[in-house]
A computed fold for a 1477-nucleotide RNA from an uncultured bacterium, annotated as small-subunit ribosomal RNA. RNAcentral holds the sequence, with entries from ENA and SILVA. The coordinates come from a structure-prediction model, not an experiment, and the mean pLDDT is 82.
RNA sequence: AACGAACGCUGGCGGCGUGGUUAAGACAUGCAAGUCGAACGGAUCAUCCAAUUGAGUAAUCGAGAGGAUAGUUAGUGGCGAAAGGGUUAGUAAUGGAUAGGUAAUGUACCCUUGCUUCGGGAUAGCGUCAUUCGCCUUCGGGCGAAUUUCCGAAAGGGGCGGUAGUACCGGAUAAUAUCAAUUGUCGAUAGGCGAUUGAUCAAAGAUUUAUCGGCAAAGGAGCGGCCUAUCUCCUAUCAGCUUGUUGGUGAGGUAAAGGCUCACCAAGGCUACGACGGGUAGCGGGACUGAGAGGUUGGCCCGCAACAUCGGGACUGAGACACUGCCCGGACCUCCACGGAGGGCUGCAGUAACGGAUCUUGCGCAAUGGGCGAAAGCCUGACGCAGCGACGCCGCGUGCGGGAGGAAGUCCCUCGGGAUGUAAACCGCUGUCAGGGGUAAGAAAGUUCACUUCGGUGAAUUGAUCAGCCCCGGAGGAAGUCACGGCUAACUUCGUGCCAGCAGCCGCGGUAAGACGAAGGUGGCUAGCGUUGUUCGGUGUCACUGGGCUUAAAGCGUGUGUAGGCGGAAGAGUAAGCGUCUUGUGAAAGCCCCCGGCUUAACCGGGGAACUGCAGGACGAACUGCUCUUCUUGAGGCAAGUAGGGGUGCACGGAACUCUUGGUGGAGCGGUGGAAUGCGUAGAUAUCAAGAGGAACGCCAGCGGUGAAAACGGUGCACUGGACUUGUCCUGACGCUGAGACACGAAAGCGUGGGGAGCGAACGGGAUUAGAUACCCCGGUAGUCCACGCCGUAAACGAUGUCUACUAGGUUGCGGAGGUUCUGACACCGUCGCAGCCGAAGCAAAAGUGUUAAGUAGACCGCCUGGGGAGUACGGUCGCAAGGCUAAAACUCAAAGGAAUUGACGGGGGCUCACACAAGCGGUGGAGCAUGUGGAUUAAUUCGAAGCAACGCGUAGAACCUUACCUGGGUUUGACAUGCUUGGAUGCUUGCUUGGAAACAGGUUAAGCUGCCUUCGGGCGAAACUUGCACAGGUGCUGCAUGGCUGUCGUCAGCUCGUGUCGUGAGAUGUCGGGUUAAGUCCUUUAACGAGCGAAACCCUUGCCGUUAGUUGCCAGCGGGUCAUGCCGGGGACUCUAACGGGACUGCCGGUGUAAAACCGGAGGAAGGUGGGGACGACGUCAAGUCAUCACGGCCCUUAUGCCCAGGGCUUCACACGUGCUACAAUGGACGGUACAGAGGGUUGCCAAGCCGCAAGGUGGAGCCAAUCCCAGAAAGCCGUUCGUAGUCCGGAUUGGAGUCUGCAACUCGACUCCAUGAAGUCGGAAUCGCUAGUAAUCGCGGAUCAGCAUGCCGCGGUGAAUACGUUCCCGGGCCUUGUACACACCGCCCGUCACACAUGGGAGUGGGCUGCACCAGAAGCCGGUUGCCUAACCUUCGGGAGGGCGCUGACCACGGUGUGGUUCAUGACUGGGGCG
Repeated sequence: AACGAACGCUGGCGGCGUGGUUAAGACAUGCAAGUCGAACGGAUCAUCCAAUUGAGUAAUCGAGAGGAUAGUUAGUGGCGAAAGGGUUAGUAAUGGAUAGGUAAUGUACCCUUGCUUCGGGAUAGCGUCAUUCGCCUUCGGGCGAAUUUCCGAAAGGGGCGGUAGUACCGGAUAAUAUCAAUUGUCGAUAGGCGAUUGAUCAAAGAUUUAUCGGCAAAGGAGCGGCCUAUCUCCUAUCAGCUUGUUGGUGAGGUAAAGGCUCACCAAGGCUACGACGGGUAGCGGGACUGAGAGGUUGGCCCGCAACAUCGGGACUGAGACACUGCCCGGACCUCCACGGAGGGCUGCAGUAACGGAUCUUGCGCAAUGGGCGAAAGCCUGACGCAGCGACGCCGCGUGCGGGAGGAAGUCCCUCGGGAUGUAAACCGCUGUCAGGGGUAAGAAAGUUCACUUCGGUGAAUUGAUCAGCCCCGGAGGAAGUCACGGCUAACUUCGUGCCAGCAGCCGCGGUAAGACGAAGGUGGCUAGCGUUGUUCGGUGUCACUGGGCUUAAAGCGUGUGUAGGCGGAAGAGUAAGCGUCUUGUGAAAGCCCCCGGCUUAACCGGGGAACUGCAGGACGAACUGCUCUUCUUGAGGCAAGUAGGGGUGCACGGAACUCUUGGUGGAGCGGUGGAAUGCGUAGAUAUCAAGAGGAACGCCAGCGGUGAAAACGGUGCACUGGACUUGUCCUGACGCUGAGACACGAAAGCGUGGGGAGCGAACGGGAUUAGAUACCCCGGUAGUCCACGCCGUAAACGAUGUCUACUAGGUUGCGGAGGUUCUGACACCGUCGCAGCCGAAGCAAAAGUGUUAAGUAGACCGCCUGGGGAGUACGGUCGCAAGGCUAAAACUCAAAGGAAUUGACGGGGGCUCACACAAGCGGUGGAGCAUGUGGAUUAAUUCGAAGCAACGCGUAGAACCUUACCUGGGUUUGACAUGCUUGGAUGCUUGCUUGGAAACAGGUUAAGCUGCCUUCGGGCGAAACUUGCACAGGUGCUGCAUGGCUGUCGUCAGCUCGUGUCGUGAGAUGUCGGGUUAAGUCCUUUAACGAGCGAAACCCUUGCCGUUAGUUGCCAGCGGGUCAUGCCGGGGACUCUAACGGGACUGCCGGUGUAAAACCGGAGGAAGGUGGGGACGACGUCAAGUCAUCACGGCCCUUAUGCCCAGGGCUUCACACGUGCUACAAUGGACGGUACAGAGGGUUGCCAAGCCGCAAGGUGGAGCCAAUCCCAGAAAGCCGUUCGUAGUCCGGAUUGGAGUCUGCAACUCGACUCCAUGAAGUCGGAAUCGCUAGUAAUCGCGGAUCAGCAUGCCGCGGUGAAUACGUUCCCGGGCCUUGUACACACCGCCCGUCACACAUGGGAGUGGGCUGCACCAGAAGCCGGUUGCCUAACCUUCGGGAGGGCGCUGACCACGGUGUGGUUCAUGACUGGGGCG
C1' cells in the first nucleotide's frame, strides 16, 4: 500500500459496486424450459348457421346430427431442451495460453442454385373391458352422483376395437454428390484440379394466396472435433520406467488422422534438458504490490476446461455420453397397505449444520437478451429493479458571521496566575441532507391500427423501479474513534507500588510512572476509527537487473577424466542466434492518454495508445554458431643436458637397545619434587667377551629438495613416473574446466597369516590428593613392524578450487643455460623455473594481502543464506564391524558470529613502590577489670554505624535534665513564630493557701507596677492576657529523591584538554621508547606542539644565625641587701620572649652519564640533596555514611507520631567479638632521701601560706583577669635499705565495714579515702597488630567535655633502642606488554547430572487413508454369435425370403470379494537424545 475479510467502539444521507473463502456436506417449500392449433386426428367451450325435433294457437321457448367462426387444450408431430444459470471436487495434462495445421473433419437454425413425384402399412390419443341410484328419453340411450367392479395402496401397467399427419415405410426421377473404369494436367511421398462412360442416393406439406416450409448439392458466415510446436508449481530422502508398450503390415471403428481396437511381425520407446513416482493446484485475460525486474494471487467481470449425490453405461439428436433425460450398481433420505415406489438446490430465494464470517422463501418481464411461433403472444430466479450488511470506493452534511484580556464548571499552579476558549451564552444570517405535500420532462426504442409517393406519416398503447423540479418547515434530527516514552504528530495531575496491568520492536511498573488505570489537555483520521489475519514492499535478507566463500555461513583431502560449458590467428561461404523494415495475430473488459455523460466524484460512454509476445516475409553480415581453406604464438612431440629423502622390489651396513651364555665383582640398583612399588647374596646394577633379535636410520639437515595431495631421509643395484634448461627440427588448436564416474588418500581401527627389540591405549601396582578412574614412577596386553585385503576420515590448513592474461620494486635460497674478460677462477650483467621475506598502487569490516594476490579481468566447477536442535533422526547407499556419504522437521532463542578498541582480570611476562614481606622491638589472642558491639532479656532496655573504611564510633563525659524509649498523669492555636479577630482595663511581679508525685487545676486577699486624649460623659488602643480562625509542632518514613559535610582507594602519581596527525569508526598519538626521580620529577628521542587539574613550591611549626625590642622574662660584669632567693639599683651581653630578615640552591670540587637530566663521593656548613613534622587530597570509585548536627522535595500524624510532668529505662546478663587498662614480677616490688620538663588552664574560676584529719578532705583566706599569683608535688631517673623466685613484701579483682566530696537528689546508677578481704593470673593455641629515629618502647604532665564522674580522646615533654641482606613469596598500588568467550568487569563468565512440564526419534504392535500385483465375481449397456421364439410395411414362384425384435450366449466392464506388497497418517507399555524455564 492492498483485501470477497473478521472482531471492538461508534454510526446522519446518497450514488456506484460487492456479499458462504468453511461442509463439491445434507436439504422442507415455491419458482428456475418451454412453445407451436398457420403439422395432425380428437376432446371441450362460446357464438352463429342448421338437417331433424319437442312444447305452444301463435309470437316464441327448448333439444340438436352436421357445418362455420373465435377460443382452450391432454396426445401424435416439429423446434428447443447440448444455450442461459451454478460450482472448482477432480485434473500437472485427454487441461490452459500463444502461434500454426487439418490435402484427416462435422455443422440444425441464417445467406446464395435446382427440385418439391407416386403410393403403403401401422400407432398414440379415443372408446371399451361396470354396477347401483337419480333425472331425461326418440327406449337405442344420454347426463349426473356414488361405489370401485381388468391388475395395483400408489406409481404405473395390461387385453380388445377402430383412427390422423410435416410420424413411419416403399417406388420414380436427379446432379458440379458418391463409387467404379478410362484419361489429361500440376505436384511428385501422399495427393490436388479436370474430361468421358456406367452405377447408386431425395423430398412434406400448411394456409387467411401472400407467404412459411421440405429435399439434394456447392459455397459463405458463425460454431465445433482432431493434430503439432513452445511455455505452464514443489520434490532425486522418487533413478530408472514401459508389453498395446514403440514401430510395421492388414483389418475393424469414427464425421475425421491415429494402437483408438484387433490379428500377425519386429524389439523397440521414454529418461539427468529429470522419465516413472509422490505432494499440491482448475488455466488465462487480469488483480495487488514494486522505481523496475520481479513476488504473490486468479473472488466479482470476460474466454477456455471440468463437474452436476458417488461410480459405470449407452440411447436420442446437427450437437450430449446430457445439472432440473434414460438404464444399472452403491450410500443417504422420503412414502408404503411391506408386495413395492419415489428423490437429487455445485439454478433463484430459503432451512438447519459448519464456522471468526457472508443477504430477501421480494417486484417485473417495462428495458436488454434467449426459446417457440407467420403473428398476437407465451415462457424466461438469464436479466432489469428493489430489500438487507459502513463490506469497499466516491460525494455531501452535522451550520455560517459576529461575540470578553475571557462567564460558570473542570483541570493545572511557583497561589501571582494559566488552560479548555470565540469555545459557550447572546446577536444576526443561510438553507444542503433527512421529513411532509405536489408535479410530472426522462429511462420508450418499439408494438398494433390507419394512410402511404413504400421513403415514411398519423392515431392508440406499453414503467417493475428510479431519479428531476416546486412548495412547507426550521439550526431545528445528525460525531466518533485511536493515540500522546523513542521509532511517531501529540503532556500534565492523581491513583497504583514488579501488584493491577501495558507491549509492533526497544522496553515500562519494586512510593515522586509523560509507558499501567482515571481525569484535564493535545495530536491524527473522520461516518468512521482502531485491532487481528493475509500478500507485496522496505529486504541487495536467494542477488537476472543485483550478493558472497583467508578469519563472519561458505573451496570437495587430492588428482585423472565422461557429458556439458567455454575456447588462439587469417580468409571465404552460410544466415541458426543477432539487427533493421514490413505483414498477420496478440478477443472484449481492465491499466494509460484525450474527449464526453450523470450538479461533482466514484461510475459510465467514445476514440487512441499499449499489450514489451508469437508467427510469416524482405534485407544486412560486425559479433557468436556452422562448413571449408590456411597459420603458429596455446598445447604436444623430438634432440642434448641437469637436479632431486619421487615410487616399487631385492641385497647389505654400523651405532644404540633388550635378551642369552661365560668371566670379573660383591650390595646395592633403579626411580622421584621427595618417595615407594620394582630388580638384587639363587649375585642384580656396573664391566669384559661371544652370540641372538627386532625396529629406527645420528651428524650431513637448511627459512633446503621431490611429489597431485597424503607423504618421502643409512648404503648399493634393478625397474619406473614426473619436472626444469637449451635448441626452435616436427604436428597444427590437438586446449581449459569438469556434474556423475574412477584412482590415490595421515593416524587410529578391522580381517587372515607372520613378527615382536624398544615404546606402549586397556589393565595391575606405587605415589600425589579431600578424592585422583589423571598428570609422576614400576610393570604391561592389543597395537606400533611385514604381506595381502578392507576402512575413506583429520585444524586432510595457505582454514585461500583449477587454468589463462595483465599490474612498482628490493632482497634471499635452490636448479639451469648465457654474456662481459685472450683463457680460467672470482666478480659483474641480464635470463628461465621453483621456494621464502619486506613492501608501491589497489583491495579488504578490519586484521591483513600485495607478480606464489585476498589486485584487475576472463572460463569452468564446488559451496553458503540467523543461532541452537544437527551434520542429528528417518529413508537410501557403501562397509565384516566401527562407522562413512547423502540429509530434514517439530520445537526454541533474539541473537549467534568476525575483526578491532578501551578497560578490568590472569595460580601471564617485564620494570617498580609501600612497615607489603623479610630483619628486629613491643603487643593482641590466655587472666581480671574498663569500654563498645552482637545476641538474649525486658514495659522500655531510644536511634544510627556493619569487611578493610561498624564495634573507647555519633557520645569533648545517660543519677534528674540530657532523652529521642517505657509506664502513668495531664493538655489541645498548643512549649515556640507570624497575621487577622473577640473581650474586658486588664495584665505582670511578690506573698499566703487547697488537692496532687509533679505538671496542672483552683482559692485568697495583701503589696507594687499598669499607656494616650478628654468637653470627665467617654473615646482610642500599644505591650501583655483572653476567644476564634489561618496555622504551629514532629529525633515520624525515605541518605535508593537531595544539598552540605565526611570516610575510602591514597599523598598513590596519576587524570584530562586545545590544535595537529593517523584510523571508516570506537579510538590512538601526545601520556610511548632510552635514562632518571619520592613524583607524568626532569632530560633525551620523537607526528606531535602546547596547556590544565594533581606532584613540587607558596603557608604554619621546629632546627642555626643576625637585626629590632627588653616586662611580668634574664643576670655576665658593677653596686647594695639577705640565713637564703634577680630580692633591689641597674644592665641588653647571654638564655628567653616575638616580630622582621639571612641561610640550602645539587650552588662548589671529583667521578659516571648522550656536550643531558641526574646519580655517587667529597668540601664547607647548625642543617645536604623534599632537613623533620603539619595543613593541603586530581579525574573519579564504593546508589559508601549521615533526613538524629543543619538544610530540603515527597509522604504520613494533627484532643496526637505534637507538648508538659513524675518514676523507670538507655547501666539488664548463661554467652560471643572488638578496643583498652592492670598484671603475672628482681631491668622488679616496698620504704627513705634527692634532681631535671614542656605545653596548657584559671573570676558563677585557680586557690598559696598556716591549722585540723592516717587519708579523701575540712578550715582559712594572701595573691592572681595572670611570661608577675595559683593549679604544680613532674614521673621514670639517681643515692641508700629490704625482699630472693614464692601465687610471694608479685598481682590487685571481689566483698564487708567506716567515711569524704559534688549535687534538689548518689537505691536502681557517681568519683574518691581509710581499715579489712586478697580472686584469676607464673608471659598466653590457631591466628593476628603497630613501628625505620628523637621513631618503637617506657615515664609522667596538661586540656576539652564537666556540678560531680576518664583505663577513652586531644595535646605536652622526659629517658630512649634494635634492625632493614634484600624483593623469591603474602597484601595493596603504578607503568609497559600479552591472552580473554569478562564489561553490574574473576565475588566475572560458564559446563554437566538430577526433579517438573514441552515438542520429537525408536518401539511388540494396533487402527484408518491412498495405491500396485494376482485371482474370484460380474449389474446395466454397446459390440460379436445365435441352430431357440416372435415378426405390419419390402420382395416373392406365396412355400418362403430379406430385415427386425425378444431370449440365450461370448468379449469388455462399475460395485463387491480374497490374498499379498508399497506408501502415508494417527495411536502405543517402554525407551533415546533435545530445547526451554